The RNA shown here (Glycine riboswitch aptamer) has 103 nucleotides and comes from Edaphosphingomonas laterariae. The coordinates come from a structure-prediction model, not an experiment, and the mean pLDDT is 75.
């Protein structure tokens, strides 16, 4: 002086499956009988039913390690999470730091 990784901000891209039924509480539109009233809408809780897989989590293990220990898929599964937009997202690309390495 130039180089490189864990990671950590920051910008960009980023799939899939329900605007489901019911219950309850809130907000509120309409209607005319004016009632503890019908009646739509959005917000939320709660509970069933279906569905998705790409946060986390768990299995199987190609390979990677000579054994041994150990690592490890975007394959499975679906505990969590998620199923209208948003948000959120595994991973990818770009900057900017980056304990240490080694040149």
């Nucleotide at each position: 002086g130039a180089c490189g990784a864990a990671c950590g901000c920051g910008c960009g891209g980023g799939a899939g499956a329900g605007u489901g039924c019911g219950u309850c509480g809130g907000a509120u539109u309409g209607c005319c009988a004016u009632g503890a009233g019908c009646u739509g809408u959005c917000c939320g809780u709660c509970g069933c039913c279906g569905c998705c897989g790409a946060a986390g989590g768990a299995g199987c293990a190609a390979c990677c390690g000579c054994c041994c220990c150990g690592g490890a898929a975007u394959c499975u599964c679906u505990c969590a999470g998620g199923c209208c937009a948003a948000g959120g997202g595994a991973c990818c690309g770009c900057g900017c730091g980056g304990a240490c390495g080694a040149c």